[in-house]
RNA sequence: AUCCACUUGUCGGAGUGCCUUUAUGGCUGAGAUCGCAUUUAUGCGGGAUCCGCAGAACCUGAUCGGGGUAACCCCCGCGUAGGGAACAAGAAAUCCUCUUGG
Numbered sequence: 001a002u003c004c005a006c007u008u009g010u011c012g013g014a015g016u017g018c019c020u021u022u023a024u025g026g027c028u029g030a031g032a033u034c035g036c037a038u039u040u041a042u043g044c045g046g047g048a049u050c051c052g053c054a055g056a057a058c059c060u061g062a063u064c065g066g067g068g069u070a071a072c073c074c075c076c077g078c079g080u081a082g083g084g085a086a087c088a089a090g091a092a093a094u095c096c097u098c099u100u101g102g
Stems, first nucleotide, its partner, number of pairs: 001094002006090005011052004017027003020023001033046005058083003064077004
């Protein structure tokens, strides 16, 4: 001096589905939860979880295409597509220069 991972601090982003025999129910997953309001479409928050530019957390494309299922972003494609939320410090490691010793 340097970037990635690591640690710490503070901050931010996102999703919350499908089904049946409606039961201490089942499927996938990191996560499908709780509360309030409500025009019953949804909106606003809390918790947990994941993600924050080496960005597939997540959104658009999408009432998408193929496969599978009781059903569903369940799997693959789409996807080197377009968007998308971060800074600081620490130590470690590496490199360069100088000095000293052998």
Molecule: TPP riboswitch aptamer (THI element)
Organism: Maribrevibacterium harenarium